[in-house]
RNA sequence: UUGUAUAUUUGGCAAACCCAUUGAAAAAUGGUGGCGCAAAGCUCUGGGUCUAAAAAUCUAGUUGAUUUAUGACUGCCAGGCUGCUGUU
Numbered sequence: 001u002u003g004u005a006u007a008u009u010u011g012g013c014a015a016a017c018c019c020a021u022u023g024a025a026a027a028a029u030g031g032u033g034g035c036g037c038a039a040a041g042c043u044c045u046g047g048g049u050c051u052a053a054a055a056a057u058c059u060a061g062u063u064g065a066u067u068u069a070u071g072a073c074u075g076c077c078a079g080g081c082u083g084c085u086g087u088u
Stems, first nucleotide, its partner, number of pairs: 005087001012037002018031005035075001041081003045078003048073003055067004
């Protein structure tokens, strides 16, 4: 210095509920809060899951149903990139 496992230090992030805002929704942002996380840092590249505004089709006749992401989830799993410690 590198790799693997894992010990330790400084710390880090922040689930659900609730409040406000945005959005058709899924959900996101901020506040509160702390369930947990050794990448629960970044990234939709692959898979998966969620929603269905618009569109199309069907059916009704004050409509409803189905299909479908261009939407969303990185705290669903992986891939890529990056970061902290330095015991064995």